[in-house]
RNA sequence: AGAGUUUGAUCCUGGCUCAGGAUGAACGCUGGCGGCGUGCCUAACACAUGCAAGUCGAACGAACCUUGGGGAACAGAUUACUUCGGUAUGAAGUUCCCCGCUGGUUAGUGGCGGACGGGUGAGUAACGCGUGGGUAACCUGCCGUAUGCAGGGGGAUAACAGUUAGAAAUGACUGCUAAUACCGCAUAAGCGCACAGUAUCGCAUGAUACAGUGUGAAAAACGAUAGUGGCAUACGAUGGACCCGCGUCUGAUUAGCUAGUUGGCGGGGUAACGGCCCACCAAGGCGACGAUCAGUAGCCGGCCUGAGAGGAAGGUCCCCCACAUUGGAACUGAGACACGGUCCAAACUCCUACGGGAGGCAGCAGUGAGGAAUAUUGGUCAAUGGACGAGAGUCUGAACCAGCCAAGUAGCGUGCAGGAAGACGGCCCUAUGGGUUGUAAACUGCUUUUAUGCGGAGAUAAAGUGUGGGAUGCGUCCCAUAUUGCAGGUACCGCAAGAAAAAGGACCGGCUAAUUCCGUGCCAGCAGCCGCGGUAAUACGGAAGGUCCGGGCGUUAUCCGGAUUUAUUGGGUUUAAAGGGAGCGUAGGCCGGAAGAUAAGCGUGUUGUGAAAAGUCGUGGCUCAACCUCGGCCUUGCAGCGCGAACUAUUUUUCUUGAGUACGCAGUAGGUAGGCGGAAUUCGUUGUGUAGCGGUGAAAUGCUUAGAUAUGACGAAGAACUCCGAUUGCGAAGGCAGCCUGCCGUAGCGCGACUGACGCUGAUGCUCGAAAGCGUGGGUAUCGAACAGGAUUAGAUACCCUGGUAGUCCACACUGUAAACGAUGAUUACUAGGUGUGGGGGGACUGACCCCUUCCGUGCCGGAGUAAACACAAUAAGUAAUCCACCUGGGGAGUACGGCCGCAAGGUUGAAACUCAAAGGAAUUGACGGGGGCCCGCACAAGCAGUGGAGUAUGUGGUUUAAUUCGAAGCAACGCAAAGAACCUUACCAGGUCUUGGCAUCGUGCGCAUAGUAUAGAGAUAUAUGAAGUCCUUCGGGACGCAUAGACAGGUGGUGCAUGGUUGUCGUCAGCUCGUGUCGUGAGAUGUCGGGUUAAGUCCCUCAACGAGCGCAACCCUUACGAUUAGUUGCUACGCAAGAGCACUCUAAUAGGACUGCCGUUGACAAAACGGAGGAAGGUGGGGAUGACGUCAAAUCAUCAUGCCCCUUAUGACCUGGGCUACACACGUACUACAAUGGUGAUCAACAGAGGGAAGCAAAGCGGCGACGCGGAGCAAAUCCCUAAAAGUCAUCUCAGUUCGGAUCGCAGGCUGCAACCCGCCUGCGUGAAGUUGGAAUUGCUAGUAAUCGCAGAUCAGAAUGCUGCGGUGAAUACGUUCCCGGGCCUUGCACUCACCGCCCGUCAAG
Repeated sequence: AGAGUUUGAUCCUGGCUCAGGAUGAACGCUGGCGGCGUGCCUAACACAUGCAAGUCGAACGAACCUUGGGGAACAGAUUACUUCGGUAUGAAGUUCCCCGCUGGUUAGUGGCGGACGGGUGAGUAACGCGUGGGUAACCUGCCGUAUGCAGGGGGAUAACAGUUAGAAAUGACUGCUAAUACCGCAUAAGCGCACAGUAUCGCAUGAUACAGUGUGAAAAACGAUAGUGGCAUACGAUGGACCCGCGUCUGAUUAGCUAGUUGGCGGGGUAACGGCCCACCAAGGCGACGAUCAGUAGCCGGCCUGAGAGGAAGGUCCCCCACAUUGGAACUGAGACACGGUCCAAACUCCUACGGGAGGCAGCAGUGAGGAAUAUUGGUCAAUGGACGAGAGUCUGAACCAGCCAAGUAGCGUGCAGGAAGACGGCCCUAUGGGUUGUAAACUGCUUUUAUGCGGAGAUAAAGUGUGGGAUGCGUCCCAUAUUGCAGGUACCGCAAGAAAAAGGACCGGCUAAUUCCGUGCCAGCAGCCGCGGUAAUACGGAAGGUCCGGGCGUUAUCCGGAUUUAUUGGGUUUAAAGGGAGCGUAGGCCGGAAGAUAAGCGUGUUGUGAAAAGUCGUGGCUCAACCUCGGCCUUGCAGCGCGAACUAUUUUUCUUGAGUACGCAGUAGGUAGGCGGAAUUCGUUGUGUAGCGGUGAAAUGCUUAGAUAUGACGAAGAACUCCGAUUGCGAAGGCAGCCUGCCGUAGCGCGACUGACGCUGAUGCUCGAAAGCGUGGGUAUCGAACAGGAUUAGAUACCCUGGUAGUCCACACUGUAAACGAUGAUUACUAGGUGUGGGGGGACUGACCCCUUCCGUGCCGGAGUAAACACAAUAAGUAAUCCACCUGGGGAGUACGGCCGCAAGGUUGAAACUCAAAGGAAUUGACGGGGGCCCGCACAAGCAGUGGAGUAUGUGGUUUAAUUCGAAGCAACGCAAAGAACCUUACCAGGUCUUGGCAUCGUGCGCAUAGUAUAGAGAUAUAUGAAGUCCUUCGGGACGCAUAGACAGGUGGUGCAUGGUUGUCGUCAGCUCGUGUCGUGAGAUGUCGGGUUAAGUCCCUCAACGAGCGCAACCCUUACGAUUAGUUGCUACGCAAGAGCACUCUAAUAGGACUGCCGUUGACAAAACGGAGGAAGGUGGGGAUGACGUCAAAUCAUCAUGCCCCUUAUGACCUGGGCUACACACGUACUACAAUGGUGAUCAACAGAGGGAAGCAAAGCGGCGACGCGGAGCAAAUCCCUAAAAGUCAUCUCAGUUCGGAUCGCAGGCUGCAACCCGCCUGCGUGAAGUUGGAAUUGCUAGUAAUCGCAGAUCAGAAUGCUGCGGUGAAUACGUUCCCGGGCCUUGCACUCACCGCCCGUCAAG
């Protein structure tokens, strides 16, 4: 950075699609590791359970536990004395009471905190947010600074005890008590309020300071005696509140909204201003610079994309806002109208003894539901932070950690090196050698990150805190000691073994990197767009190979990009979408010269702000990176201040060239009103006059003997104005045309007197606005929708004809649209020329003319320039400026709904769903046209003979059949393939048979190949028998035969739309191309066009072309002339024969001859044409061969060859018989006829050419009516044979279904052949059909031609009316190119390019 897709190709316009990046993602396949960050986008749906806000005993009373002392009671160890009965002593223990500055716990009172932290985005289009300001209109607990103060009293109340209600929640009553709880009084430096002052200042209300008078309000204690707390005032800090400028989505098919609404005065209320609230007064306020209404939405920093400008979006993190089941309300408090507070209402859930109560996960986990979809009912307060406390400390689902998920991002690994017999296998190709997978594997050596196991030191993150001591004026610091780690025994380090445990996904037709085979056969399927698939699919499915990315890869969804496809940067509007039908004009936008002022825009400098995070540049820390840290920059903005004055703006003065006015001149189908005119038309009256008129391609309807049409005269009516008349004039457009007059305009030229920028454009608005249409009233001659009739036609609701109503005309009112077009908005300036024309002026001239010049209009040509091209080109579509309108793929659709307008018809404004990948513009090549021009052809015309009617032959279709084998299908299939189907051919059918085969090659074994004979059978074949005994040889064998195994043979099976080759056709038409050059953005053009000429792109001339090639022509064959040479089988002047000869005929070889060469005329001094001479032949002499580039997917797989597919005891091979020959019918091509230009008979008489002949042609002669038979001379042919030519001539028949015609049938024969039944040909006798010249239509032929007459040959045993050749006789006509058909060249139109057998519209039917 672009690419694909509209076309046969091209350029353009224009949409659709792709390649890129991104994501809080989801789904599919796959999945080794750790790091970092992320994780309900849906139901602001409902929630079980646990936890998430407490703390302070150094505020208070009380209770309990504990401890020290004292007392009392109980109990009695021990010790002493003893009469052994007891007496004294009284320890530890138990209970109770008192005291204590022993310690601890705590329900309650009290204080502080529950307004932070955490969640969510429902609402909100708003001063909500962002940014910058303001508060002289405000508040602020805890914190800091400063000053001052704390005197003396009082009365209660919870707890507690008792009684009592209730299931519970929760209360009620009586009694006792404390405080840093509550309430008076005193005090007042200072403070508040009221009153009237002074000074200073400000930005309006005002503010500050000072002094005076009156008046008002405070406090609490605790304590290790270190200290902490309380009250007042002021300031600060922090946090909040309110106000303002600017910015902040879509819709006008939402245009008007608003009564506390806007403002005032006076009150109330608030921390404070304010209609915030209230009473009264006024009638305001907002709005096209978009009010109101409706829809949607938390906002920003930032994020994604983009070169940027932009676009899109607002998840995590940070700031702000709002909310806490839904709605409402206040209380407390410094702060709330309060997520884990209160009250009320509502819905829902739960408990209940039915009376009544309880609850709020949008806190962290978790559950259900919804959904394509989003995690653990984890650990710890160690750190950071918060609440309380003097502190220890307590609390903290904030936070820090861990768990789950490839959902993201960056990093690491799945090994590295060597290793060619280039292994096996796979796959495809192949020249059969090989190539590819592929150093890949195996194998050898090495390494061990990560994972696994074991171990080591055991982290950083720790700073604190308690106690003791010391220092210090206070904060605080130092030393010693004790103690605190969730993560975690984790990170890190070491050791061990072993390549060990670790690769997939998508794609491979083009875009887009990467190709082959098989399967499938418009099926199954693919597809982002174009599109792929109908038997050879690089596009479907599989495989092999390859490409891309890789712990991921694809798909889906969404956003930006590409898309300059909404265009500010950066688009357009003649024809592609797009200029309003036109003017006037409001708002708005823009605006001439000079001088001065201001400083709003503008420029520059500086100051403040623009949070952090993010971005970016550098530094540093985790092994690197991601990530994190620190510093700089950026943050393009907003605001304040200073300076500048070119430009824009505002303002002052001035100017005249823009604009306007005055004056003069001429011209004009400009508008409107009135009047007048003639011609024509129709009608009426009347005269003349008689049979038609009218109309058409041709007719008819119609009119007319009741007198039409025609013609003369007179009259009436309405409408339109002939000629002049012209790309001439006028008008804003629509539009305007007989003549005269009135009224009303606009423009032009001249002049330079006046005003002094007064101008341009113009949304909304207003006015005008063809035709048709509508309303009311007139008018109505013509014409004439609708309608009627007649024609045309398959039909004809049309075109044509005859009539004819609305309408056409006028007045008034409406409609408001047109291809309202120059498909080109208005205005201004500038930018080569040439040539017409209308109006005006100037100059020159004797001059009205002509000429030069100038201004305004109106045309053509044309340069630069522009444009996709066509084209435009001073009347721009050029170069610039201003303003308005409009466009953004095609269809749906200028449709629907809504609004507005209209009497209606309808107009205007104006979508969406859905659907397509195009729709379109200009130009190019062809083809085509019932377009044009030129030209040719038996194309027509002029002629001759036919076909179409009959019978027969033959081919085809159809039908039939066991089979009637297959192919050919307009011309260009149909007497075609087939130059010849009885068997064979033969491919078809029936039946009988064979299976390595009838034919080819290869292996093994046996063998003597082969001839013959007999039997069975329809035959193929089977069985039996079998004589003689072959060829080559290097002596091994081979040829050959038989048997056997498999490779294979074989196929007239399919595909001519897979092919080669061959052929037809346009067409023997004159065309088809190339190189270089030139022109064009290009496809392409030029050359090849034009003027002549020709059979011809044949030749000449001209020409941005110059040359060349394939075609044309010529060269070749034949025929026509003579010459030379040569002559046997030919010929002959020699009477015949023989012989001789080669003049003639002839044969066959050579050269010649004809070239518009010569003359004349025409032509352009050309090419050439016409006439003539000479000549056998005259203008390519006649005929043939020869067929350009291409077209028809033309024909042929059945001549042959061949890819692929199919069959393989059959779709191959053999045999017999049948069929290809069928027969209600239709068509093509021929033959024979219908007769007198003829038939028959006679003449047995005359004249050809070209061919053929050995499995052949066959003479003479003989037999037969004949076909033919017998015969066998001659001939491998200028020698012999086929071979007789026939039409001709003479006679007869006399117009008939005949002496025409010969079909059909009967009988008898002949020939070929193994064999003539299906199914051959010929002969004789007999029979004697249709047919009397052929409808519509249609074919051939221009001279030795048509017509007519016979002859020969190929094929072939036999079997032509066919085919291919040959000669004989031998015409008619062509004015001409209007028409039919085909073709060539030029040109034109085109929506065709599969090319008019095209394309395409509507209706109906089926699905």